[in-house]
RNA sequence: AACUUAUUAAGAAAGACUGAGGGAUUAGGCCCGUUGAAGUCUUAGCAACCGCUUGCCCUAUAAGGUAAGAAUGGUGCUACAUCCUACUCUAAGGGCGCAUGGUUAUUCGCUGCUGAGGUAGAUAAGUU
Repeated sequence: AACUUAUUAAGAAAGACUGAGGGAUUAGGCCCGUUGAAGUCUUAGCAACCGCUUGCCCUAUAAGGUAAGAAUGGUGCUACAUCCUACUCUAAGGGCGCAUGGUUAUUCGCUGCUGAGGUAGAUAAGUU
C1' cells in the first nucleotide's frame, strides 16, 4: 500500500510549548478557532478490536465457537450523528404541474419525511 471481516446516532479532560487554521477528499452548507486552531509532550479519562481470566459448546488434546469479567499489555479515541447533504430503492404528509371531471375529487408526473441498501472515510484484526 492492497484485499477481507467486524464496528461506526453511545462514551470521555486538563496543563505546557507553539502560533493560524480545523471539522478525510470534491461540491454546497453549517460550525469550531488569538477567550488560542492543527501539531508535539505530560497527566487524566472513555471504550472494549487484539491480548488476559473464567464458564459453557465441540473435542483425544490442541485448535475453534460463544457468554461474562478485569482493564496491567498492543492499538484507538476524548466539539457538533462519520457535523449535515450530495448514489440507488422506498415513499408519509404537504406542495407544484398536466389531463379528466359533477370543482367534492380521481389518475399520472415532479418534489419529498421516513426506512433500507450502496460508495467513500475512520478504527480494529487477519492475509498478501
Model confidence (mean pLDDT): 78 of 100. The RNA shown here (SAM riboswitch aptamer (S box leader)) has 128 nucleotides and comes from a Bacteroidota bacterium. The source organism's lineage runs through Bacteria, Pseudomonadati and Bacteroidota. The model forms 97% of the base pairs in the Rfam consensus.